[in-house]
RNA sequence: CAGAAGAUAUCAGGAGAGUCGUCAGACGCCGAAGGAGCAACUUCCCGGAAACUCUCAGGCAAAAGGACUGAUAUUAGAGG
Numbered sequence: 001c002a003g004a005a006g007a008u009a010u011c012a013g014g015a016g017a018g019u020c021g022u023c024a025g026a027c028g029c030c031g032a033a034g035g036a037g038c039a040a041c042u043u044c045c046c047g048g049a050a051a052c053u054c055u056c057a058g059g060c061a062a063a064a065g066g067a068c069u070g071a072u073a074u075u076a077g078a079g080g
Base pairs, nucleotide, nucleotide: 001079006075007074008073009072010071011070012069013068018027019026020025028060029059030058034056035054036053037052041048042047
């Protein structure tokens, strides 16, 4: 420094899946919070590991939440 990745905050975008009912509940369904399991890969080993798989949790009008993406600010500092 005309500054890679990362972290935090704010704003914006943001999918999927429901009926019945005596409104207590019943069965069914969804995957993109979290969680768990493994694959490629990685590791001397132990292990780590996805948007895959499971569906514990969560969700299936709206609201809320929401992986991920973009922008801004702060931090950070690979590299020159």